RNA sequence: AAUAAUGAUUGGCAAACUUAUUGAAAGAUAAGGACGCAAAGCUCGGGAAUCUAAAGAGAAAUCUAUGAUAGUCCGGCCGCAUAU
Numbered sequence: 001a002a003u004a005a006u007g008a009u010u011g012g013c014a015a016a017c018u019u020a021u022u023g024a025a026a027g028a029u030a031a032g033g034a035c036g037c038a039a040a041g042c043u044c045g046g047g048a049a050u051c052u053a054a055a056g057a058g059a060a061a062u063c064u065a066u067g068a069u070a071g072u073c074c075g076g077c078c079g080c081a082u083a084u
Stems, first nucleotide, its partner, number of pairs: 005082003012037002017032006035071001041077003046074003049069003056063002
C1' cells in the first nucleotide's frame, strides 16, 4: 500500500417517544433521548420497492408524483480499528 474477513475496543451515528418549527399529507429540521447499526457515511440525476395524494381526472368508488423514505433492498463511491 492492497484485498477480504472480523469488530461497537478508540471513536462515530441515532430508532421509538417528547417538545418546538414546517408541510395538504407522507414526512423533514432542531433539541432532548437510545432501539439498534461495521458503513445506520454519501449517492433518489444507477435500478427496484414502499408511503402520502395537495393539485389534476372521475357521477362515485377511486386513480395518478411533480412530494417522501438510503434506519426498505440491490448497486456505485469514500472510510476507522485489529489480524492475516
c-di-GMP-I riboswitch aptamer from Anaeromonas frigoriresistens, 84 nucleotides, folded computationally.
The sequence is in RNAcentral, with records from Rfam.
The source organism's lineage runs through Bacteria, Bacillota, Tissierellales, Thermohalobacteraceae and Anaeromonas.
The coordinates come from a structure-prediction model, not an experiment, and the mean pLDDT is 85.